[in-house]
Parts: sequence; C1' cells; structure tokens
RNA sequence: UCUUAUCAAGAACGGCUAAGGGAACAGGCCCGUUGACGCCGUAGCAACCGCCCCGAUUUAUCGGGGGUCAUAGGUGCUAAAUCCUGCCCCGCAGAAAACGGGGAAAGAUGAGA
Repeated sequence: UCUUAUCAAGAACGGCUAAGGGAACAGGCCCGUUGACGCCGUAGCAACCGCCCCGAUUUAUCGGGGGUCAUAGGUGCUAAAUCCUGCCCCGCAGAAAACGGGGAAAGAUGAGA
C1' cells in the first nucleotide's frame, strides 16, 4: 500500500511526568493542575487470531456453522457512538432549516497479501 471483517456493548487503579488533550482540517461539545494526554506496572474487558466440536475436500488446507473455552499464547481495547457534524440519497415539508433513516469518505483494530 491492497483485500476483507468489525466499530451504539464491555472493562481501572497505582507510580512517573506535565499542560495541554479528544487522528487531521473546520464547526460544536467535552476531558484537564481535584493532574488530563503520554509512559511504566498491575488488574480487567473482549473474543479478531487462537482453542474445542461438526461438515467439505485436492489430506493439509479452504470455506461455512457452532461452543463460550478464556490463560499459559499473538494482538487489541479499558470517558463520551469512531464524542457529534461536514459529502450523497431517502423520509417528513410548499421550500429551506431542524429531525429521522441509509450510504460514501476518512479513521481505528484484527486477519490475509
């Protein structure tokens, strides 16, 4: 960089540090010297990989379904929907706004290349 799946659920304390932080831009709205963000430690959440069972087959892999198994494994995550909006379409409406719904874009994480 590409492909693909998921993203309204869930899960915190301690130590160090320090003034900014919530990906980027803009507008909102929040968090933060009662110490945020970050780093480290410990604990936890979850179930993508993994594990177990069934099925298929080219017999070592592919895809599908399930269990809920969860540490001793690889990641990830532990404020707010990915904090919300931005672009397009639909509903409502005379039109627009507002509101509701769907999608796109961007992003995050996993798996594969």
Molecule: SAM riboswitch aptamer (S box leader)
Organism: soil metagenome